[in-house]
RNA sequence: GCCCCUGUAGUUCAACGGACAGAACGGAGGAAUCCUAAUCCUUUGAUCCAGGUUCAAUUCCUGGUAGGGGCA
Numbered sequence: 001g002c003c004c005c006u007g008u009a010g011u012u013c014a015a016c017g018g019a020c021a022g023a024a025c026g027g028a029g030g031a032a033u034c035c036u037a038a039u040c041c042u043u044u045g046a047u048c049c050a051g052g053u054u055c056a057a058u059u060c061c062u063g064g065u066a067g068g069g070g071c072a
Base pairs, nucleotide, nucleotide: 001071002070003069004068005067006066007065010025011024012023013022018055026044027043028042029041030040031039048064049063050062051061052060
């Protein structure tokens, strides 16, 4: 330099072009307990960036960017 793959809550992952973007763990508050842990209830929080297509984009297209792999 070229090619391929992946970027979504703090973490690990879901999500036919139309759901309020969902779950688990984590955080916060509460219940219960003599106290702690476990348990139960409530709650918190995310689409890598810029354009394009579309009535509608996490999803499709282009460029960039970060990480991983391959070739040279």